This is a predicted structure of an 88-nucleotide RNA (c-di-GMP-I-GGC riboswitch aptamer) from a Desulfobacterales bacterium. Lineage of the source: Bacteria > Pseudomonadati > Thermodesulfobacteriota > Desulfobacteria > Desulfobacterales.
C1' cells in the first nucleotide's frame, strides 16, 4: 500500500417519543435500539423527498407543470480521511 471482516477494545444510531428550529422535506438536542466496518465528511452525478419566498406557463382566480431554493452522505456511484485484527 492492497484485501478481508471471526473476536475484542472502542463508535455511530432507525422507528418512535419529549422539547426546540423550520413553510415543508427535515434538522437539532435529551430518551431509545433497527442496524452500520466508513452509519466519518463533501451534494461531484443519477436518484428520491418538500414547495414558503421569487420568476415563467397557466387562468377571472385557483389547481397544476417549471424555474429556482432547500433536504436525504442510514438509495447508489464518486471523491477524501480513518481505528481495530486478519492476510499478502
Nucleotide at each position: 500500500g492492497c484485501u478481508c471482516g471471526a473476536a475484542a477494545a472502542g463508535g455511530c444510531a432507525a422507528a418512535c417519543c419529549g422539547c426546540c428550529u423550520g413553510a415543508a422535506a427535515a434538522g437539532g438536542u435529551g430518551g431509545g435500539a433497527c442496524g452500520c466496518a466508513a452509519a466519518g465528511c463533501c451534494a461531484c452525478u443519477g436518484g428520491c423527498c418538500u414547495u414558503a419566498a421569487u420568476c415563467c406557463u397557466g387562468g377571472g382566480g385557483g389547481a397544476a407543470g417549471g424555474a429556482a431554493a432547500g433536504g436525504c452522505a442510514g438509495c447508489a456511484g464518486g471523491g477524501u480521511u480513518g481505528c481495530c485484527g486478519g492476510g499478502c

The sequence was found by an Rfam model in a public genome assembly. The prediction has a mean pLDDT of 84.